[in-house]
The prediction has a mean pLDDT of 86. The part of an RNA shown here (small-subunit ribosomal RNA, central domain) has 346 nucleotides and comes from an uncultured Bacteroidota bacterium. The full RNA is in RNAcentral, with records from Greengenes.
Context: one part of a larger RNA
RNA sequence: UUGGGUUUAAAGGGUGCGUAGGCGGCCCGUUAAGUCAGUAGUGAAAGUCUGUGGCUCAACCAUAGAAGUGCUAUUGAUACUGGCGGGCUUGAGUAUACUAUAGGCAGGCGGAAUUUAUGAUGUAGCGGUGAAAUGCAUAGAUAUCAUAAAGAACACCGAUAGCGUAGGCAGCUUGCUAGAGUAUAACUGACGCUCAGGCACGAAAGCGCGGGGAGCGAACAGGAUUAGAUACCCUGGUAGUCCGCGCCGUAAACGAUGAUUACUCGCUGUUGGCGAUACACAGUCAGCGGCCAAGCGAAAGCGUUAAGUAAUCCACCUGGGGAGUACGCUGGCAACAGUGAAACUC
Numbered sequence: 001u002u003g004g005g006u007u008u009a010a011a012g013g014g015u016g017c018g019u020a021g022g023c024g025g026c027c028c029g030u031u032a033a034g035u036c037a038g039u040a041g042u043g044a045a046a047g048u049c050u051g052u053g054g055c056u057c058a059a060c061c062a063u064a065g066a067a068g069u070g071c072u073a074u075u076g077a078u079a080c081u082g083g084c085g086g087g088c089u090u091g092a093g094u095a096u097a098c099u100a101u102a103g104g105c106a107g108g109c110g111g112a113a114u115u116u117a118u119g120a121u122g123u124a125g126c127g128g129u130g131a132a133a134u135g136c137a138u139a140g141a142u143a144u145c146a147u148a149a150a151g152a153a154c155a156c157c158g159a160u161a162g163c164g165u166a167g168g169c170a171g172c173u174u175g176c177u178a179g180a181g182u183a184u185a186a187c188u189g190a191c192g193c194u195c196a197g198g199c200a201c202g203a204a205a206g207c208g209c210g211g212g213g214a215g216c217g218a219a220c221a222g223g224a225u226u227a228g229a230u231a232c233c234c235u236g237g238u239a240g241u242c243c244g245c246g247c248c249g250u251a252a253a254c255g256a257u258g259a260u261u262a263c264u265c266g267c268u269g270u271u272g273g274c275g276a277u278a279c280a281c282a283g284u285c286a287g288c289g290g291c292c293a294a295g296c297g298a299a300a301g302c303g304u305u306a307a308g309u310a311a312u313c314c315a316c317c318u319g320g321g322g323a324g325u326a327c328g329c330u331g332g333c334a335a336c337a338g339u340g341a342a343a344c345u346c
Base pairs, nucleotide, nucleotide: 004317005316006315007300008299012314014201015200016199017198021194022193023192025088026087027086028085029084030083031082033081034080035077036076037075038074039073040072041071042070048066049065050064051063052062053061054060091191092188093187094186095184096183097182098181099180103177104176105175106174107173108172109171110154114150115149116148117147118146119145120144121143125136126135162169163168206247207246208245209244210243211242215241216240220236221235222234223233258313259312260311261310262309263308266291267290268289269288270287271286272285273284274283295302296301319346320345321344328339329338330337331336
């Protein structure tokens, strides 16, 4: 480079916004850049290919032609692509009305439980385990009651449910705020899709400064178990978990399935709309699930939410190990992250 791939064999970027770039709806006119056709010039010789000829043949040589797929100029063609101009409404957006929602941020409030403190009742155990022991307890524990404080999480409802781009989001309530769906078809008139770089967001753990600290609990200590036990089990317990501000930028960040658009048998459940009057139903739009036809697939399976049939754009893969390592560079307070080889070996 060509071809082939990316659910599970190597391979979809964690997610979004978006620049350059690539690609782009319907109709009319114009232009003629791409595209197509003709003509002219050029495309050195040698070489290559074809024909003929000369050395007895051949190699070799001579000669004629072709080829040289290209470039330049010029004359035309106008379907497609592009440029320019005009129009359209189905893509996209806006408006109005309605709907649902753990979407986000900030504040206020609530009860159950836990632990602790104080007081009361009360007496010898409690706790824990496979069994125990460490531990707690006559300085009165455990248990029960009352009062108070603190921090964290929100039982039931709760769902095969809902919302969010992903990470993720759950007590109640107030304020601010984002997005989505449906209906109308009023407005704009291709304003679109994708997106290398870039920017923003990004669980948990970790880091910095300041708070907070009930429960849980890496490390650590002790008790057991065991041949040993740097574990599993038990008793304690510091960071942390929580809050504010700032970093980190990674996960099996998973649907292990990039985004967008169109098309392609059915059955069934469910959420939110619309639905000529009503309980409702048929139907329909948008989601979330289950089972399957065709088709696809190595199979498992996927199957209108495709892994089917097509199109555009991006990302990524190319035997195992060495290795996500070394070196360099960039970022970071650090931990590390990003980029990312080779020798060698099978």